[in-house]
RNA sequence: GGCUCGGUGGCGCAGCAGUCAGCGCAGCUCCUUCAUAAGGAGAAGGCCGCGGGUGCGAAUCCCGCUCGAGCCCCCA
Numbered sequence: 001g002g003c004u005c006g007g008u009g010g011c012g013c014a015g016c017a018g019u020c021a022g023c024g025c026a027g028c029u030c031c032u033u034c035a036u037a038a039g040g041a042g043a044a045g046g047c048c049g050c051g052g053g054u055g056c057g058a059a060u061c062c063c064g065c066u067c068g069a070g071c072c073c074c075c076a
Base pairs, nucleotide, nucleotide: 001072002071003070004069005068006067007066010025011024012023013022018056028042029041030040031039049065050064051063052062053061
């Protein structure tokens, strides 16, 4: 340098154009318990890496940039 995959709540992931972006875990509140764990109920938490484009409508498609992982090339 080229190619491929990925960047979505604290963590791990799903969603790949058309309701207000979901799931699990963690954390918080309450119930239960002598207490802890387990269990039950509830609330909170992201605008989807950044910028732009297409389109009635984009997390989802296209372009550029950026970060991470892998492979290849170059480097005498």
A computed fold for a 76-nucleotide RNA from an Opitutia bacterium, annotated as transfer RNA. Rfam family: tRNA. Rfam classes the family as a transfer RNA. Taxonomically the source falls in Opitutia (Bacteria, Pseudomonadati, Verrucomicrobiota).